[in-house]
Transfer RNA from a Nanobdellota archaeon, 73 nucleotides, folded computationally. RNAcentral holds the sequence, with entries from ENA. It matches the Rfam family "tRNA". The source organism's lineage runs through Archaea, Nanobdellati and Nanobdellota. Model confidence (mean pLDDT): 80 of 100.

RNA sequence: GCCUCUAUAGCUCAGCGGUUAGAGUACGUCCUUGGUAAGGACGGGGUCCCGAGUUCAAUCCUCGGUAGAGGCU
Numbered sequence: 001g002c003c004u005c006u007a008u009a010g011c012u013c014a015g016c017g018g019u020u021a022g023a024g025u026a027c028g029u030c031c032u033u034g035g036u037a038a039g040g041a042c043g044g045g046g047u048c049c050c051g052a053g054u055u056c057a058a059u060c061c062u063c064g065g066u067a068g069a070g071g072c073u
Stems, first nucleotide, its partner, number of pairs: 001072007010025004018056001027043005049065005
């Protein structure tokens, strides 16, 4: 330098263009227990990496940028 993949909650990741963006875990409160762990209920937490474009509508498609991973030379 070229190619491919990835970027969504604190962390690990889902999410075939459609109206409220979710799960597990972590965190907070409560229940349960003699007390803890485990278990259960509820709750808080998101500029979907950035910019532009396509569309009635974009986390999703296209282009560019940034960052990370892998490969080639």